A computed fold for a 150-nucleotide RNA from a soil metagenome, annotated as SAM riboswitch aptamer (S box leader). It matches the Rfam family "SAM riboswitch aptamer (S box leader)". From the family's description: The SAM riboswitch is found upstream of a number of genes which code for proteins involved in methionine or cysteine biosynthesis in Gram-positive bacteria. The SAM riboswitch acts at the level of transcription termination control. The predicted structure consists of a complex stem-loop region followed by a single stem loop terminator region. An alternative and mutually exclusive form involves bases in the 3' segment of helix 1 with those in the 5' region of helix 5 to form a structure termed the anti-terminator form. This entry represents the conserved core of the complex structure involving helices 1-4. Model confidence (mean pLDDT): 80 of 100.
């Protein structure tokens, strides 16, 4: 850097430290009743991963079930036909395991993230509404953050 998924919920003491912080920008806040930034200890959450689980797709094994092909055997003097028998090839069905994909869900021992304000709110675009601004509303975008994969 690129892509994707989320961002109206949740969660902080306590030591160093000593003025700045909320990305930028405007505004509006935090803050000597202690910023930032370090450290310990805590806690929210549930992207990754991890467990059962349901659906589905592919394989792969097994067992049935047709059809069809080929071999035996019995009938028969003999072939044909039939019967049964084993072997293959297809289809189809159940049942197992193995992958990968989709749902809902469990924990909280792993990788990360987070713990004033909605990302604190606006920024740009359009729409409502209004004589017009101007302020408000609503939807998309953009910026950015946090995870994931490149």
């Nucleotide at each position: 850097u690129c892509u994707u998924a989320u961002c109206c919920a949740g969660a902080g003491a306590g030591g160093c430290g000593g003025a700045g912080g909320g990305a930028c920008c405007g505004g509006c806040c935090c803050u000597g009743c202690g910023a930032a930034g370090c450290c310990u200890c805590g806690g929210c959450a549930a992207c990754c991963g991890c467990g059962a689980u349901u659906g589905g797709u592919u394989g792969g094994c097994u067992g049935g079930u047709u059809u069809g092909c080929u071999g035996g055997u019995u009938u028969u003097c003999a072939a044909c036909g039939a019967a049964c028998c084993a072997g293959c090839c297809a289809a189809c069905c159940a049942g197992c395991c193995a992958a990968c994909c989709a749902g809902a869900u469990g924990a909280a021992u792993g990788g990360u993230g987070c713990c004033a304000a909605u990302u604190c709110c606006g920024g740009c675009a359009g729409a409502g509404a209004u004589a017009c601004a101007a302020a408000u509303u609503c939807u998309g975008g953009a910026a950015g953050a946090u995870g994931a994969g490149a």